[in-house]
Molecule: Bacterial RNase P class A
Organism: Nitratifractor sp.
């Protein structure tokens, strides 16, 4: 200097003028008015997960159905999230990705070719010792390749009953031996573990596929702020009705309405934010201190001017709240790491 990887930050600030909403104070009979403070995001989007909260006339257990996850150890209120590790794949590397358990529990699927595609084989070949047929120099030999044997050689295919070598055989074959690979049994060391590195034995050779059905293990009530609660007014009516899939056990013997309209609450102090100490590889946790940052209800959070500035330019507007994930996206900044080239 070039090309990459990972993590984080910013989305405006200051001043003035005008306008809107909420809160606090003042003021007024009350309203008005005045002062101060604050006012739409990093994703507010998707509605995909997990909860807080609310209701379902009580509690517990078991079952069915359905759904989710699936290596190991942790974090968290919880999660299918996050952190760290192990294994596998890609990359020179920094790093990235994994819907990562089980196919000898069972059931399936794989066109065509091929003899045969999984407890799956004999097309071309090889042998023909034993049996059979024929011939001859006739009790032996030769020929044929019928019965039978074989899967080492060839072929088909993406993939064909472990590989190489030797011995053995009628010809062959883990039939046997040596070495290697896989599988199983057993054991040593390290590690909390997943797992890693070894030793011994057995001739056992058991293809692929589970985001195929399925199995293992773990977890899960339903509905949702248009949940729900209260008040006022109108209408109407009566001792009935209403209030969860199954089973079992225990407890209780209650409540009083429905519909419509409006108003108030729910409604923003939170599993909150920031800073620091300590512990931890880390996600995070403990402790201490500081701070209060929209609550509208058909919808406020804005407009103009000047200056600063990398920036109002992209993607894009709160509606009960919070923790995640996913998607869209302009411009800039910071730190660390990797590879290549050049110079000293």
């Nucleotide at each position: 200097g070039a090309a990459g990887g990972u993590a984080g930050g910013c989305a405006g600030g200051u001043g003035g003028u005008u306008g809107c909403u909420u809160g606090u104070g003042u003021g007024u009979u009350a309203u008005a008015g005045c002062a101060c403070a604050a006012g739409a995001g990093g994703a507010a989007a998707g509605u995909c997960c997990g909860g807080g909260c609310u209701a379902c006339a009580g509690u517990g257990a078991a079952g069915c159905a359905g759904g989710a996850c699936u290596c190991c150890a942790g974090c968290u209120a919880a999660c299918g999230g996050c952190u760290g590790g192990c294994c596998g794949a890609a990359g020179u590397g920094a790093u990235u990705c994994g819907a990562g358990g089980g196919c000898a529990a069972g059931u399936g699927c794989a066109a065509c070719a091929g003899a045969g595609a999984g407890a799956a084989g004999a097309c071309c070949g090889c042998c023909g010792a034993u049996g059979g047929a024929u011939u001859u120099u006739u009790u032996a030999a030769a020929u044929c390749a019928c019965a039978g044997g074989u899967a080492a050689g060839g072929g088909u295919g993406a993939a064909a009953g472990g590989g190489u070598a030797g011995a053995g055989u009628a010809a062959g074959a883990g039939c046997c031996u040596a070495c290697c690979a896989g599988u199983c049994u057993u054991u040593u060391u390290g590690g909390u573990a997943a797992c890693a590195a070894g030793g011994a034995g057995a001739g056992c050779u058991a293809g692929g596929u589970a985001a195929a059905c399925c199995c293992u293990g773990u977890c899960c009530g339903u509905a949702g702020c248009a949940a729900g609660a209260a008040g006022u007014a109108c209408c109407u009516g009566g001792u009935a009705u209403g209030a969860g899939c199954u089973u079992c056990a225990c407890a209780a013997c209650u409540u009083u309405g429905u519909g419509u309209a409006c108003u108030u609450c729910g409604c923003u102090u939170g599993a909150g934010u920031c800073u620091g100490u300590u512990g931890g590889c880390g996600a995070c946790a403990u402790c201490a201190g500081a701070c209060c940052u929209a609550g509208a209800u058909a919808a406020a959070u804005a407009a103009c001017c000047a200056c600063c500035c990398a920036a109002c330019g992209a993607c894009a507007g709160a509606a009960c709240c919070c923790g995640g994930c996913u998607u869209a996206u302009c411009g800039c900044c910071u730190a660390c790491c990797u590879u290549c080239u050049u110079u000293u």